[in-house]
């Protein structure tokens, strides 16, 4: 330099162009217990990597850039 994959919650990851962006773990609170853990309930937590474009509507499609992983040279 070329090709492919990826970037979404603190972590691991889902997410047909249209619902209010979700799950598990983790965290707060409550419940249960003599107590702790586990269990159960509930709450909080997001610039969907950055900048543009298409569209009535973009996490999703297109372009550029950044970073990570793999391959070729």
């Nucleotide at each position: 330099g070329c090709c492919g994959g990826g970037a979404u919650a603190g972590c691991u990851c889902a997410g047909u162009g249209g619902u209010u962006a979700g799950a598990g773990c983790g965290g707060g609170c409550g419940u249960c217990u003599c107590a702790u853990a586990a269990g159960c309930g509930u709450c909080a937590g997001g610039u969907c990597g950055c900048g543009g474009g298409u569209u009535c509507g973009a996490g999703u499609c297109c372009c550029g850039c950044u970073c990570c992983c793999g391959g070729c040279a």
Overview: A computed fold for a 73-nucleotide RNA from a Patescibacteria group bacterium, annotated as transfer RNA. Its mean pLDDT, the model's own confidence on a scale to 100, is 82. Its Rfam family is "tRNA". It is annotated as a transfer RNA. The RNAcentral record of the sequence draws on ENA.